[in-house]
RNA sequence: GCUCACGUGGCUCAGGGGUAGAGCGCGUCCUUGGUAAGGACGAGGUCGUGGGUUCAAUUCCCACCGUGAGCU
Numbered sequence: 001g002c003u004c005a006c007g008u009g010g011c012u013c014a015g016g017g018g019u020a021g022a023g024c025g026c027g028u029c030c031u032u033g034g035u036a037a038g039g040a041c042g043a044g045g046u047c048g049u050g051g052g053u054u055c056a057a058u059u060c061c062c063a064c065c066g067u068g069a070g071c072u
Base pairs, nucleotide, nucleotide: 001071002070003069004068005067006066007065010024011023012022013021018055026042027041028040029039030038048064049063050062051061052060
């Protein structure tokens, strides 16, 4: 330099056009004599950045940034 994959709560990951979810973690409460386990509720997200397409973009397209892999 070229090619490919990935970038979404604190962490690991879903979701691939119609107002963003799960598990773990965190907070409050229930249960217990007390823990652990279990249960209920809640907080936490400019969906990497900037443009484009669209009535509407996390999703499609382009560029860039970052991470990883491959080729030379």